[in-house]
RNA sequence: CAAGUAAACCGGGUGACCGCUCCGGCUUCGCCGGAGAGGAAAGUCCGAGCUCCGUGGGCAGGAUGCUGGGUAACACCCAGGAGGGGCGACCCUACGGAAAGUGCCACAGAAACAUACCGUCCUUCUUCGGAAGGAUAAGGGUGAAAUGGCGAGGUAAGAGCUCACCAGCGACCGGGUGACCGGUCGGCUGCGGUAAACCCCAUCUGGAGCAAGGCCAAAUAGAGGGACUAUGGGUAAGCCCGGCCCGUCCCCGGGUUGGCCGCAUGAGCUGGAUGGUAACAUCCAGCCUAGAUAGAUGGUCACCGUCCUUCUUAGGAAGGAUACAGAACUCGGCUUACAGGUUUACUUGACCC
Numbered sequence: 001c002a003a004g005u006a007a008a009c010c011g012g013g014u015g016a017c018c019g020c021u022c023c024g025g026c027u028u029c030g031c032c033g034g035a036g037a038g039g040a041a042a043g044u045c046c047g048a049g050c051u052c053c054g055u056g057g058g059c060a061g062g063a064u065g066c067u068g069g070g071u072a073a074c075a076c077c078c079a080g081g082a083g084g085g086g087c088g089a090c091c092c093u094a095c096g097g098a099a100a101g102u103g104c105c106a107c108a109g110a111a112a113c114a115u116a117c118c119g120u121c122c123u124u125c126u127u128c129g130g131a132a133g134g135a136u137a138a139g140g141g142u143g144a145a146a147u148g149g150c151g152a153g154g155u156a157a158g159a160g161c162u163c164a165c166c167a168g169c170g171a172c173c174g175g176g177u178g179a180c181c182g183g184u185c186g187g188c189u190g191c192g193g194u195a196a197a198c199c200c201c202a203u204c205u206g207g208a209g210c211a212a213g214g215c216c217a218a219a220u221a222g223a224g225g226g227a228c229u230a231u232g233g234g235u236a237a238g239c240c241c242g243g244c245c246c247g248u249c250c251c252c253g254g255g256u257u258g259g260c261c262g263c264a265u266g267a268g269c270u271g272g273a274u275g276g277u278a279a280c281a282u283c284c285a286g287c288c289u290a291g292a293u294a295g296a297u298g299g300u301c302a303c304c305g306u307c308c309u310u311c312u313u314a315g316g317a318a319g320g321a322u323a324c325a326g327a328a329c330u331c332g333g334c335u336u337a338c339a340g341g342u343u344u345a346c347u348u349g350a351c352c353c
Stems, first nucleotide, its partner, number of pairs: 001349010012304007020036007038324001042335002045333005050209004056241004061205005066080005081095001082093004096200002101198002103194003117140002119136007148166002151163003167189001169186007213261004222252001224251005232246004268287008305322007
């Protein structure tokens, strides 16, 4: 210098004028002062807080799925193991179980779980072309996948039939909290794949949501229709049992459609110390940081940033661009979008000293 890998971060600034929402003050119908979007406020995909209902049991359903740790919790995070990819820095993985059972495996192929098309070998027959019976799974062919791989021995031809190495399985020994790793020995491997197919195993799991829910004010019309009559109906969830209630439930119609709380001090933010590889935890100090309800956080102008293009008297000038997006009960995550830019660590290659 070029090409990359991993991570952290910024994502416009200043001023003037005109506005908007909230809070505080005052000499209170106006003025003054203060605060006013994000890293994702987004998707609403997970996990919680909070609220109401249930609050007895079971089934069904749902979620997770290598190990250890973190956390209020998680499908998140950290560290590690195994497998895969990359020359490398590094990256990716729903990564339990296929000898419990069921299903499926298109096309091709003889055969996709039970089999032999071509071939090879043996025996018999022969019209000498071949045919029949048997053995085999080494070779060919099909396929995404064909019953361990490869070499040697062996054999009629072959075959883990035997042997060496590798893979796999089992036992033992050693290391590790563990996933797992290393070594030795053994029979030689005994019937593929698929579980983000049903299923099995282990662990967890009640439902609905701030339009939750509470209070105040205001308003009010039912001679409307229907279901069920206790072997019934209801009890906010799929089913069953249990419990509780009974003139109860459903539909239609009518009125109100204002205000307050919830609702901004919280698993809070910033800095430091300590423990821990880390995620994170503990302690100390400081700070208070939007709160609307059809929904404020804006507009115009000037100057300056940043980037691109053109011109240039090399000072600069002109034009253009300046992203994704915008709170609505609140947190912890994940995912997705994002003009342009900054920093740190590392890898590979080229050149120079």
A computed fold for a 353-nucleotide RNA from a Chloroflexota bacterium, annotated as Bacterial RNase P class A. Its mean pLDDT, the model's own confidence on a scale to 100, is 75. The model forms 98% of the base pairs in the Rfam consensus.